[in-house]
Context: one part of a larger RNA
RNA sequence: UUGGGCGUAAAGAGUUGCGUAGGCGUCCUGUGAAGUCCUCGUUGAAAUCCUAAGGCUCAACUUUAGGUUUGGCGAGGAAACUCAUGGGAUUGAUGGUAUGAGGGGGUGUUGGAACCGAUUGUGGAGCGGUGAAAUGCGUUGAUACAAUCGGGAACACCGAAGGCGUAGGCAGACACCUAGCAUAUCCAUGACGCUUAGGCACGAAAGCUUGGGGAGCGAAGCAGAUUAGAGACCUGCGUAGUCCAAGCUGUAAACGAUGUCCGCUAGUUAUCCGUUCAUGAUUUAUCGUGAGUGGGUGACGAAGCUAACGCGUUAAGCGGAUCGCCUGGGGAGUACGAACGCAAGUUUAAAACUC
Numbered sequence: 001u002u003g004g005g006c007g008u009a010a011a012g013a014g015u016u017g018c019g020u021a022g023g024c025g026u027c028c029u030g031u032g033a034a035g036u037c038c039u040c041g042u043u044g045a046a047a048u049c050c051u052a053a054g055g056c057u058c059a060a061c062u063u064u065a066g067g068u069u070u071g072g073c074g075a076g077g078a079a080a081c082u083c084a085u086g087g088g089a090u091u092g093a094u095g096g097u098a099u100g101a102g103g104g105g106g107u108g109u110u111g112g113a114a115c116c117g118a119u120u121g122u123g124g125a126g127c128g129g130u131g132a133a134a135u136g137c138g139u140u141g142a143u144a145c146a147a148u149c150g151g152g153a154a155c156a157c158c159g160a161a162g163g164c165g166u167a168g169g170c171a172g173a174c175a176c177c178u179a180g181c182a183u184a185u186c187c188a189u190g191a192c193g194c195u196u197a198g199g200c201a202c203g204a205a206a207g208c209u210u211g212g213g214g215a216g217c218g219a220a221g222c223a224g225a226u227u228a229g230a231g232a233c234c235u236g237c238g239u240a241g242u243c244c245a246a247g248c249u250g251u252a253a254a255c256g257a258u259g260u261c262c263g264c265u266a267g268u269u270a271u272c273c274g275u276u277c278a279u280g281a282u283u284u285a286u287c288g289u290g291a292g293u294g295g296g297u298g299a300c301g302a303a304g305c306u307a308a309c310g311c312g313u314u315a316a317g318c319g320g321a322u323c324g325c326c327u328g329g330g331g332a333g334u335a336c337g338a339a340c341g342c343a344a345g346u347u348u349a350a351a352a353c354u355c
Stems, first nucleotide, its partner, number of pairs: 003327004007309002012323001014202002017200002022195003026089007034082002036078008049067007092192001093189003096185005104178007111155001115151008126137002163170002207248006216242002221237004259322006267300015304311002328355003337348004
């Protein structure tokens, strides 16, 4: 090990993208008969146990008969379901054709604003900063204004309750390479499907290794303030880092705190991407409006659910398939062991004791 659960009480693994074993699997039909069901036989020792009747005056006890012995084996049969195998189908799934949207990913090229630095010019005493100051910068000419050159990082407006991506995440522009998605058509294949322990892959930030780069910002550090003190909040500096290439790490409130897939169950409204019809405008290729239809993203809500909050066709409703996880608080996501890692550490994961 039953049971009950997993949005917020303990509990959905970061994503499950690929997918093994395993579990589960559409409709019609033939055959077989392993599971399943029926009949018969055999075995399932006796005592014990249950029921009925009998024997000791009753009972305990005991005798007889029946039952129980849920099972094993053998023979014969049934064929709805599961299974095996043969045939067929198209709704699931996939491919094709046409059209379309998108910050999906990678590489390269390039743009302007801002910032910083260098040089030159103008100018001449302050600038900067704060609650107030000071540290700081400045007559070796700062701040300010202008010009030229150089540098690195990030991309205002558009921008949105908006889009794309499995998740992490993705935004200046252009080109190339590349992946997924939607709709229409019904053309093809014909169950090829779903889930998935272990496995492979991806995985923000910080951190690590090697080599570059370094404008701004800025852990650590230094200084000025504040304060009783100030190891802080505020201020001036400032190293690592932040950026790039290659590799490692593998964790987050990795959150919708909600695993994935399938079917069913009122609507209203907004928006994005298609498509059909009608209609209006016009630059004839688009734009708008209305009615359908398909896919996404939101808000509100019937039924229902929920401890409540709330959820509500994008379910936390009603069902099914399958995986993961939970089982009082602390000790503890710790010790030990093992695996991985350069390290930091990560993963797996107790007990004593205590309330």
Model confidence (mean pLDDT): 83 of 100. This is a predicted structure of a 355-nucleotide part of an RNA (small-subunit ribosomal RNA, central domain) from Candidatus Daviesbacteria bacterium RIFCSPHIGHO2_01_FULL_43_17. It matches the Rfam family "Bacterial small subunit ribosomal RNA". The source organism's lineage runs through Bacteria, Bacteria candidate phyla and Candidatus Daviesiibacteriota.